Guanidine-I riboswitch aptamer from an Alphaproteobacteria bacterium, 124 nucleotides, folded computationally. The coordinates come from a structure-prediction model, not an experiment, and the mean pLDDT is 77. It was read from a public genome assembly, where an Rfam model found it. Taxonomically the source falls in Alphaproteobacteria (Bacteria, Pseudomonadati, Pseudomonadota).
RNA sequence: GUGCAGCGCGUCUAGGGUUCCGGCCAUGCUCGUUCAUGGUGCUGGUCCGAGAGACGCAAUUCGGCCGCAAGCCAGGAACAUGGCGACAGGGCCGGAAACACGGCGGGCCAAAAUCCCGGGAGGU
Numbered sequence: 001g002u003g004c005a006g007c008g009c010g011u012c013u014a015g016g017g018u019u020c021c022g023g024c025c026a027u028g029c030u031c032g033u034u035c036a037u038g039g040u041g042c043u044g045g046u047c048c049g050a051g052a053g054a055c056g057c058a059a060u061u062c063g064g065c066c067g068c069a070a071g072c073c074a075g076g077a078a079c080a081u082g083g084c085g086a087c088a089g090g091g092c093c094g095g096a097a098a099c100a101c102g103g104c105g106g107g108c109c110a111a112a113a114u115c116c117c118g119g120g121a122g123g124u
Base pairs, nucleotide, nucleotide: 008057009056010055011054012053015048016047020045021044022042023040024039025038026037027036028035029032060096061095062094063093064092065091066090071084072083073082074081099119101122105117106116107115
């Protein structure tokens, strides 16, 4: 310098629309703040929701300690006993966990979106 792979989950937020609830409007009637139908996205609730937003968890990785333990040494007739202790797996604690410009178009659910295609195309 070039290329490849991985980047999960949860709770939220910015944002998003309109199935359901609520609000508002219109119409109807048996005249209701209370019914029915239709419309309306409304600073509301439910709902969707970030790779490049937040927090947490997991996975990954590094270090320490504990425990397990092949084996080695001392000892000895043989045991007992004492010391050291690799690899793999386990428990606990602590660290790392970086960076990040970005369409057009298409797709999903009722619908839309900073959702998904997508850390894609492209650019630096």